[in-house]
Context: one part of a larger RNA
RNA sequence: UGACGGGGGCUCACACAAGCGGUGGAGCAUGUGGAUUAAUUCGAAGCAACGCGUAGAACCUUACCUGGGUUUGACAUGCUUGGAUGCUUGCUUGGAAACAGGUUAAGCUGCCCUUCGGGGUGAAACUUGCACAGGUGCUGCAUGGCUGUCGUCAGCUCGUGUCGUGAGAUGUCGGGUUAAGUCCUUUAACGAGCGAAACCCUCGCCGUUAGUUGCCAGCGGGUCAUGCCGGGGACUCUAGCGGGACUGCCGGUGUUAAACCGGAGGAAGGUGGGGACGACGUCAAGUCAUCAUGGCCUUUAUGCCCAGGGCCUCACACGUGCUACAAUGGCGAGUACAGAGCGAAGCAAGACCGCGAGGUGGAGCAAAUCGCAAAAAGCUCGCCCCAGUUCGGAUUGCAGGCUGUCAACUCGCCUGCAUGAAGGUGGAAUCGCUAGUAAUCGCGUAUCAGCUACGACGCGGUGAAUGUGUUCCUGAGCCUUGUACA
Numbered sequence: 001u002g003a004c005g006g007g008g009g010c011u012c013a014c015a016c017a018a019g020c021g022g023u024g025g026a027g028c029a030u031g032u033g034g035a036u037u038a039a040u041u042c043g044a045a046g047c048a049a050c051g052c053g054u055a056g057a058a059c060c061u062u063a064c065c066u067g068g069g070u071u072u073g074a075c076a077u078g079c080u081u082g083g084a085u086g087c088u089u090g091c092u093u094g095g096a097a098a099c100a101g102g103u104u105a106a107g108c109u110g111c112c113c114u115u116c117g118g119g120g121u122g123a124a125a126c127u128u129g130c131a132c133a134g135g136u137g138c139u140g141c142a143u144g145g146c147u148g149u150c151g152u153c154a155g156c157u158c159g160u161g162u163c164g165u166g167a168g169a170u171g172u173c174g175g176g177u178u179a180a181g182u183c184c185u186u187u188a189a190c191g192a193g194c195g196a197a198a199c200c201c202u203c204g205c206c207g208u209u210a211g212u213u214g215c216c217a218g219c220g221g222g223u224c225a226u227g228c229c230g231g232g233g234a235c236u237c238u239a240g241c242g243g244g245a246c247u248g249c250c251g252g253u254g255u256u257a258a259a260c261c262g263g264a265g266g267a268a269g270g271u272g273g274g275g276a277c278g279a280c281g282u283c284a285a286g287u288c289a290u291c292a293u294g295g296c297c298u299u300u301a302u303g304c305c306c307a308g309g310g311c312c313u314c315a316c317a318c319g320u321g322c323u324a325c326a327a328u329g330g331c332g333a334g335u336a337c338a339g340a341g342c343g344a345a346g347c348a349a350g351a352c353c354g355c356g357a358g359g360u361g362g363a364g365c366a367a368a369u370c371g372c373a374a375a376a377a378g379c380u381c382g383c384c385c386c387a388g389u390u391c392g393g394a395u396u397g398c399a400g401g402c403u404g405u406c407a408a409c410u411c412g413c414c415u416g417c418a419u420g421a422a423g424g425u426g427g428a429a430u431c432g433c434u435a436g437u438a439a440u441c442g443c444g445u446a447u448c449a450g451c452u453a454c455g456a457c458g459c460g461g462u463g464a465a466u467g468u469g470u471u472c473c474u475g476a477g478c479c480u481u482g483u484a485c486a
Stems, first nucleotide, its partner, number of pairs: 001486002003483003007480007015470002019433005026323008034314002042053002064309007073132001077131003082126001086108004090103005110121004134298002137296003143292002145287003148283001150281001155194006161170003174185003200275004205243007215232002219230003246269001249263005325426001329384007341372003346365002351360003391423001396418007439462007
C1' cells in the first nucleotide's frame, strides 16, 4: 500500500421489511446430469452453465456412428505432361447412392495464317505429375477479436508542488449536500484526464411547414349502407423543423454557500418516463466450433463424397417454462375497442366445397391505397350448482388434412370423432416485481419448405397492492481500527 475480520462509524440497493404473484407437489414441453448406445457430435459448470451457442436436427444442416467409395483431392495458386480436347443433351451396365465404366448420335468449342485441304499457337475447360490443398484435429493456460461479471457501482488516475531516507503520502481527507469524486465550503496543495452528468434516439405538450394512399368540420351530390364522389386543410394523423423545464419564480431551512422542504404556474418539476452508452481493473472467466491466428498433430487420412442410422434413447435426478387443479370459473349465442409488424418463388379478399384442418378459384396489392386480420380479456343474455364435475386435459384408438427434389417408420405440424390419466393450491426451501410496474389478455416478427415455439424478441388492451423504515439476511461504496496474510 492492499486484502481480510463472527471490529467500529456513515450510506446505498426489491437486500430485508410491507405487499402481490409465482417456483418447489401434478401432467406435458424444453435444457442438463446420469445411465444406455455402433453413435447418442462438440462446447457452456456457483452467482455470471442448464428454453445457453441452436433466430427452426426428418434428408440437408452434421461436426458423431455403421457401411460403400476416393487420393493433387469438394476448394486456391504456380509450374508441368498430353492430345483437340472439353462441355451440354440422349441411350446404357453395376449400384442404396456416391462412384466406376460403355455407347453412338446431335449441338457448342479461342486467336493467327489459309489455296478452305489444312498449318501454327495455345486461351477457357479437361488431363498427367509435382509444389501443395484440406482438418468443426489439440492447446482460450501461447493469442487477436468479441462477450459475460462485479456494475450504470462511483470510482480509477496523472502533471507540477509539498511532506517522507524510502516504499509512499497529500490532492481523493474534514464539514455539509447529491443518484453521482454531484456541487459548495474548509484546506499544502493547485490544476487536469478517464468515468458520472450532458450531447444522441424515443414517448409525453404546443407551434409551424406539408396534405397523399391518411382525415371529414362546414358546403354540394349520391347510396340500403360506406369519405363513396365533387371538394376542403379546420380536426385526427403522418414526418420534417422549431418552442418548452432552467431549482427559472415565491415562502421556509441552511454558513453569505451548495442544497433541501413546501407552493404557484405548467402537458410535464427537480435526472419528466424509457433506451443507447459500461472508467482503471477483477475472475489465467467464456469462446481455437463464427472468424482470424502462433505452436503441435494428421496427409491412401484426423481430408473429401455418399446411403442409412444417431444428435429425438430413458429406471432416475435437477434447472427453466406451459397447462391446470375451477364459479372473480367453464360452455353456448350475440356484440365492441388496439398497437407494432410482415407480404412477389409473397400476402391473398369476396365466392364455392368440406363439421373441421383444409381445398377450388383468384379480385386486389412492391402496399398510410390491397391482403395477413378474427384482436383477446371486455360487455349483454342463457345454461352449469361445487361434483374429480359441462373442471382438467395427459394418454391411446380410428379417420383425415398440409408441407416437402424423393421421403413424415425411427422423427413433423394440424383437424374431426372416440378415450378421458394425474391433479382438490403443493414440505423444507426459494424467485420476480415500487406504476402504466406486478398480475392478466391477446397480436406480430425473425429463423423457416414444413415444424416439435409452451422458446426468443417486440407490440398494444385491462390494470393493482404495499413501502416513506434500516434491527436483521445478502451485496456494494467511503472513512477508520487490528492483523502471525501478500
The part of an RNA shown here (small-subunit ribosomal RNA, 3' major domain) has 486 nucleotides and comes from a metagenome.
Rfam family: Bacterial small subunit ribosomal RNA.
The full RNA is in RNAcentral, with records from SILVA.